[in-house]
RNA sequence: GGAGCCGGCCGGGCAAUCGCUGCGUCACCUUCGCAAGGAGGGGGCGGGGAGGAAAGUCCGGGCUCCAGUGGACAGGGUGCCAGGUAACGCCUGGGGGGCGCGAGCCCACGGAAAGUGCAACAGAAAGCAAACCGCCGAAGCGUAUGCCGGGAAACCGGCUGGCGCUGGCAAGGGUGAAACGGUGCGGUAAGAGCGCACCGCGUCGGUGGCAACACUCGACGGCACGGCAAACCCCACCCGGAGCAAGGCCAAAUAGGGAAGUCGCGGUAGGCCGCAAGGUCUGCCGCAAGCGUGGGUCCCGCGUGCUUCCGGGUAGGCCGCUUCAGGGCCGUGGUGACACGGCUCGCAGAGGAAUGAUUGCUCUCGACAGAACCCGGCUUACAGGCCGGCUCCCCAU
RNA sequence: GGGCCAUUAGCAAAGCGACCCAAUGCGCUCCCCUGUCGAGGGAGAGAUCGUCCUUUUGAAUCCGACAUGGCCCGCCA
Numbered sequence: 001g002g003a004g005c006c007g008g009c010c011g012g013g014c015a016a017u018c019g020c021u022g023c024g025u026c027a028c029c030u031u032c033g034c035a036a037g038g039a040g041g042g043g044g045c046g047g048g049g050a051g052g053a054a055a056g057u058c059c060g061g062g063c064u065c066c067a068g069u070g071g072a073c074a075g076g077g078u079g080c081c082a083g084g085u086a087a088c089g090c091c092u093g094g095g096g097g098g099c100g101c102g103a104g105c106c107c108a109c110g111g112a113a114a115g116u117g118c119a120a121c122a123g124a125a126a127g128c129a130a131a132c133c134g135c136c137g138a139a140g141c142g143u144a145u146g147c148c149g150g151g152a153a154a155c156c157g158g159c160u161g162g163c164g165c166u167g168g169c170a171a172g173g174g175u176g177a178a179a180c181g182g183u184g185c186g187g188u189a190a191g192a193g194c195g196c197a198c199c200g201c202g203u204c205g206g207u208g209g210c211a212a213c214a215c216u217c218g219a220c221g222g223c224a225c226g227g228c229a230a231a232c233c234c235c236a237c238c239c240g241g242a243g244c245a246a247g248g249c250c251a252a253a254u255a256g257g258g259a260a261g262u263c264g265c266g267g268u269a270g271g272c273c274g275c276a277a278g279g280u281c282u283g284c285c286g287c288a289a290g291c292g293u294g295g296g297u298c299c300c301g302c303g304u305g306c307u308u309c310c311g312g313g314u315a316g317g318c319c320g321c322u323u324c325a326g327g328g329c330c331g332u333g334g335u336g337a338c339a340c341g342g343c344u345c346g347c348a349g350a351g352g353a354a355u356g357a358u359u360g361c362u363c364u365c366g367a368c369a370g371a372a373c374c375c376g377g378c379u380u381a382c383a384g385g386c387c388g389g390c391u392c393c394c395c396a397u
Numbered sequence: 398g399g400g401c402c403a404u405u406a407g408c409a410a411a412g413c414g415a416c417c418c419a420a421u422g423c424g425c426u427c428c429c430c431u432g433u434c435g436a437g438g439g440a441g442a443g444a445u446c447g448u449c450c451u452u453u454u455g456a457a458u459c460c461g462a463c464a465u466g467g468c469c470c471g472c473c474a
Stems, first nucleotide, its partner, number of pairs: 001393010012362007020049002023046004028041005051368001055379002058377005063243004075239005080094005095109001096107004110234002115232002117228002132173002134169003139166005146159005181199006200223001201221005206215003247319004257310006264287010290302003326345008363366001398470007407423003415454001425441005447463003
């Protein structure tokens, strides 16, 4: 100088003016009330006012209500080991495997000698072994020729070599994603863990480690045990359901529900009582819901209407609501995630939903994006910039 | 807040591990037929199965993430 890896942080800044929102405080106005006080309204001042992802809603927990109070099944999830944590599918450390020269990065990483299932095409053969080309001619059978022996001959017996059949083999070729250990030597008719050595594998033991697991460790086994479980499944562990529209409190109008009372009301004319206000009786008119025996009267019951009261819910209002598994700094323990202790800070809380607009200056000209009960994670989106640690290459000394 | 579904050619839609570089219908192109159009007959083209990844020998199909569109449920008595 170049190329890269990992971790942490920021996410335009400053000022002025005018606004918005909720909190505290100060007086003011209106209204209710005897008062204490309550409700509403605008105003002054003070300080607060989106994020690293507020997002997706993919996990986990708090909180609340319901169910249950033991277990099992179903269903769902997780899946190397240990630790952290309120918990997790998250994080940390470690093991194993893979990639990279390296710093480092990636991995749904239990079980295929419990069972069931799947494997197109190709290939001889696809899970149980099998043989297309090929290799062999040891063993058995047949046979042409040759040789030897016997025989007068037909023929018989034997030997060598060839060929064929019954066969032997799985080394080589070839197919496939995948073909029942690899290399070498011996061995053989040819071969083959058939034998041996080394490597690999498995089982048991030993050693180290909490464990996963590891080992120039020992013994045994010639190898028996292919792949897929993000196929069913088996094993281990975890999970009750619903969600702030949870849930709680106050509480109109109207219409239902319940209780008690009342049974006609209004207008008009007249009579009686009364000093009067008014009361009462009768007639007529209008409205009304009466029914329980055909009619009348009284009582009772039901019902309509009216009056008063009670109760539940709705509209509406209030709480839940933001102080917290909280932030910062320091110390201690731990490799670390984290835990403990001390000091310190208070940092949105709305409810059609506030954080904006204008102007000026400035810089490297500003990305993704807007809280709605809260928190821990993961995932996804993101212009640009800062800091720290580390690796490799080149050059110079 | 909670739950579910869909995405395959211009349109509709089947296929849910290999048979599938994906069926079928309408539409499209060309040819025949007709004086011409339509109808009819014949032939053909057109899909990286929403995107990216994972598992697997093999993915439209299984798993995960993301995108787009759509549907349902909710209070009290």
This is a predicted complex of two RNAs, RNase P RNA and transfer RNA, with 474 nucleotides together. It holds a member of the Rfam family "Bacterial RNase P class A".